[in-house]
Context: one part of a larger RNA
Molecule: small-subunit ribosomal RNA, 3' major domain
Organism: metagenome
RNA sequence: UGACGGGGGUCCGCACAAGCGGUGGAGCAUGUGGUUUAAUUCGACGAUACGCGAGGAACCUUACCUGGUCUAGAAUGUGAGAGACUGCAGUUGAAAGAUUGUUUCCCCGCAAGGGGCUCGAAACAAGGUGCUGCAUGGCUGUCGUCAGCUCGUGCCGUGAGGUGUUGGGUUAAGUCCCGCAACGAGCGCAACCCCCAUGUUUAGUUGCCAUCAUUAAGUUGGACACUCUAGACAGACUGCCCGCGUAAGCGAGGAGGAAGGUGGGGAUGACGUCAAGUCAUCAUGGCCUUUAUGACCAGGGCGACACACGUGCUACAAUGGCGUAUACAGAGGGUCGCGAAACCGUGAGGUGGAGCCAAUCUCAAAAAGUCCGUCCCAGUUCGGAUUGGAGUCUGCAACCCGACUCCAUGAAGGUGGAAUCGCUAGUAAUCGCGCAUCAGCCAUGGCGCGGUGAAUACGUUCCCGGACCUUGUACA
Numbered sequence: 001u002g003a004c005g006g007g008g009g010u011c012c013g014c015a016c017a018a019g020c021g022g023u024g025g026a027g028c029a030u031g032u033g034g035u036u037u038a039a040u041u042c043g044a045c046g047a048u049a050c051g052c053g054a055g056g057a058a059c060c061u062u063a064c065c066u067g068g069u070c071u072a073g074a075a076u077g078u079g080a081g082a083g084a085c086u087g088c089a090g091u092u093g094a095a096a097g098a099u100u101g102u103u104u105c106c107c108c109g110c111a112a113g114g115g116g117c118u119c120g121a122a123a124c125a126a127g128g129u130g131c132u133g134c135a136u137g138g139c140u141g142u143c144g145u146c147a148g149c150u151c152g153u154g155c156c157g158u159g160a161g162g163u164g165u166u167g168g169g170u171u172a173a174g175u176c177c178c179g180c181a182a183c184g185a186g187c188g189c190a191a192c193c194c195c196c197a198u199g200u201u202u203a204g205u206u207g208c209c210a211u212c213a214u215u216a217a218g219u220u221g222g223a224c225a226c227u228c229u230a231g232a233c234a235g236a237c238u239g240c241c242c243g244c245g246u247a248a249g250c251g252a253g254g255a256g257g258a259a260g261g262u263g264g265g266g267a268u269g270a271c272g273u274c275a276a277g278u279c280a281u282c283a284u285g286g287c288c289u290u291u292a293u294g295a296c297c298a299g300g301g302c303g304a305c306a307c308a309c310g311u312g313c314u315a316c317a318a319u320g321g322c323g324u325a326u327a328c329a330g331a332g333g334g335u336c337g338c339g340a341a342a343c344c345g346u347g348a349g350g351u352g353g354a355g356c357c358a359a360u361c362u363c364a365a366a367a368a369g370u371c372c373g374u375c376c377c378a379g380u381u382c383g384g385a386u387u388g389g390a391g392u393c394u395g396c397a398a399c400c401c402g403a404c405u406c407c408a409u410g411a412a413g414g415u416g417g418a419a420u421c422g423c424u425a426g427u428a429a430u431c432g433c434g435c436a437u438c439a440g441c442c443a444u445g446g447c448g449c450g451g452u453g454a455a456u457a458c459g460u461u462c463c464c465g466g467a468c469c470u471u472g473u474a475c476a
Base pairs, nucleotide, nucleotide: 001476002475003473004472005471007470008469009468010467011466012465013464015460016459019423020422021421022420023419026314027313028312029311030310031309032308033307034305035304042053043052064300065299066298067297068296069295070294076125077124078123081119082118083117087102088101089100090099091098092097106115107114108113127289128288130287131286132285136283137282138278139277140276141274143272148187149186150185151184152183153182154163155162156161167178168177169176193266194265195264196263198234199233200232201231202230203229204228207224209222212221213220237260240254241253242251243250244249303442316416320375321374322373323372325370326369332363333362334361337356338355342351343350344349382413387408388407389406390405391404392403393402429452430451431450432449433448434447435446
């Protein structure tokens, strides 16, 4: 100087407390461990691994296994030589491939020649998801959006170092004020950026409809007032008033205002810590491999199942289930695409093909909600696992191993031990909708969107984590 303390002081955080809803019990989904296996590819392991890499494992992917094959090789460049592109046919094979036969000369140009494409000997360069993340770059997690981390000059100290950065206040903040052997400065904080909340203005189609016609319908004429859209600007600064205070600021408010004291949300992550993670995104040193640890193909596996754990979904019901009717979103996607009306089918879906490169057409039905009816507390008209049958769709192909539909079946489950998690407001809870990936989909996941919409916070003694000052130390 740090680090640590079941030392002290001050302060903060859904840290506790106060509340609401869960997990832990059940079934299933998914990840992991273990076990099994020819293989169940690899990585990730307290917080900071475990719906994680994976924003799509039937083949492919694919890295694993079994078997069949290749060896300058699966890709790319140079390349003697040959040939139109290479096609067609046969044998063998699971395919990859092996092998046999046969045919042909593209473009420019009169020609010479040039160009394109394919095959291709020799040769030069290969290849490796093999090892090392404790050799590395890059990227990332975490402490932590915590308020800290430092420098120049000066001063103090033999020196390590200190001072500044401590102190008194104040703040979300090393934020600001006052004081001070310090005076300044940098990286962080804040602000500048984006979205939301108000208004003005510009603009008026594909959007809108107050007035006038018209219609089944903003459908059409018309209008651009309003809504909306999307550009520019205004607006919030403790600026004003009261009290306290030297000041910074604070307090209970008030005025004005759409918004009030950081208005709400996002992006933004200092010096560093964990030899944290990643050599399997990529790049890269070294090592290893070279008829194999490389390459191609078929099939299998990554989907196994006594069990254990994590994360979720659905429930156990009456604030509910079921049936009929009926209302209101936002944000997105769409041409190898979205696909309307109409018709067929109980349905998944099929036929169909209008319109749309989309404020125009379409996916598209929002659901919870509301009205009426029914069930009457039961393993039930709760719950839907499991299984049988019949189908639809995608795709060479749904046996291993897809999703969905219909009929039948109808398991556990009556609110969950110890323990444990999330959340402070348009939040929790609850309801549906969309998107990426994607032929299809194992999505209950992830990322977004809106609808309905709470309770509680006395307080900081205690648990956890953190910041500053101080104290002890046989630790560095």